[in-house]
RNA sequence: AGAGUCGACUGUGUAAUCGCUUUAUAUAUAAAGAGGAAAGUCUGGGCUCCAAAGAGUAGAGUGCCAGGUAACACCUGGGAAGUGUGAACUUACGGAAAGUGCAACAGAAAAUAAACCGCAUUAAUUUGUAAGGGUGAAAAGGUGAGGUAAGAGCUCACCGCAAUAGUAGUAAUACUGUUGGCAUGGUAAACCCCACUCGGAGCAAGGCCAAAUAGAAAAGCUAUAGUGUUUCUCGCACUGCUUUUGGGUAGGCCGCUAGAUAUAUUUGGUGACAGAUGUACAAGAUUAAUGAUUACAUUUAACAGAACCCAGCUUAUAGGUCGACUCUCACU
Numbered sequence: 001a002g003a004g005u006c007g008a009c010u011g012u013g014u015a016a017u018c019g020c021u022u023u024a025u026a027u028a029u030a031a032a033g034a035g036g037a038a039a040g041u042c043u044g045g046g047c048u049c050c051a052a053a054g055a056g057u058a059g060a061g062u063g064c065c066a067g068g069u070a071a072c073a074c075c076u077g078g079g080a081a082g083u084g085u086g087a088a089c090u091u092a093c094g095g096a097a098a099g100u101g102c103a104a105c106a107g108a109a110a111a112u113a114a115a116c117c118g119c120a121u122u123a124a125u126u127u128g129u130a131a132g133g134g135u136g137a138a139a140a141g142g143u144g145a146g147g148u149a150a151g152a153g154c155u156c157a158c159c160g161c162a163a164u165a166g167u168a169g170u171a172a173u174a175c176u177g178u179u180g181g182c183a184u185g186g187u188a189a190a191c192c193c194c195a196c197u198c199g200g201a202g203c204a205a206g207g208c209c210a211a212a213u214a215g216a217a218a219a220g221c222u223a224u225a226g227u228g229u230u231u232c233u234c235g236c237a238c239u240g241c242u243u244u245u246g247g248g249u250a251g252g253c254c255g256c257u258a259g260a261u262a263u264a265u266u267u268g269g270u271g272a273c274a275g276a277u278g279u280a281c282a283a284g285a286u287u288a289a290u291g292a293u294u295a296c297a298u299u300u301a302a303c304a305g306a307a308c309c310c311a312g313c314u315u316a317u318a319g320g321u322c323g324a325c326u327c328u329c330a331c332u
Base pairs, nucleotide, nucleotide: 001328002327003326004325005324006323007322008321009320010319012297013296014295015294016293017292018291020033021032022031023030024029025028035303039314040313042312043311044310045309046308047202048201049200050199054234055233056232058230059198060197061196062195063194064078065077066076067075068074079093080091081090082089083088094193095192099191100190101187102186116133117132118129119128120127141159142158143157144156145155146154160182161180162179163178164177165176166175167174168173206254207253208252209251216245217244218243219242220241221240225239226238227237228236261280262279263278264277265276266275267274268273
């Protein structure tokens, strides 16, 4: 100097005038007023109701180990497999010896799996062979040496596989030793098996106040019955339930923002995080509020607007700024 990997911040600023919403004092002043994702509606909860308990079944979710958290399919750290020269990155990462299914075509043969060419041999496609070639995503462990008629773990060495013992570690796992010629292919984001976890519906939840009407009508089931926020069963609770026609209301208030909150310092921890002390109160609309003009500054204005709240994940994002690490080249 160039090329990369990972992490983080920001998302125009200042001033004036007019305007909009909320709160307070008061009768015109003050203060505050959309995000890093508010988005997607994908997860987990808080909260409200069913509701006064539960068990099973079906169903759904997760899937290496250990931690964090209110909780999770999230986050942190470690292990294994794989990719990359590397910094790093990815993983739907339990089980194929419980069972079933699937692998087109090609090929001799695709798991009750093999002899097409070839090699050796024979009078003879007679016998032997799976080392070489071919087909295929995948063909009876791999490399090398010996041996053989030719070959083959047939024998040996190393690797691999299985069993077993030890060491380190909380564990997943890793390493080492001994024995044995010794592996029953792949696929479970196929059905399935195993382990663990799981009530439902949702702020249009749910309450309160005021007002008005018709304490209406009909049909069916009805206590050995029916209804109850998962499919079903048992249990529990309650006493009515379903459908159709017709009538009244559509208003106001609460829920609605002081919290699993934010922030500074400090302690513990590799870390996610947790504790202690101090400080702060950041929009609560409801036909839905934050806009316009002027002046100056510069580095640029992208993706994009709250509706009960919070914790994550995913997706979109112009440009600017910072830190750590890796590789290449040149010079000293």
This is a predicted structure of a 332-nucleotide RNA (Bacterial RNase P class A) from a Gammaproteobacteria bacterium. The coordinates come from a structure-prediction model, not an experiment, and the mean pLDDT is 78. NCBI's taxonomy places the organism under Bacteria, Pseudomonadati, Pseudomonadota, Gammaproteobacteria.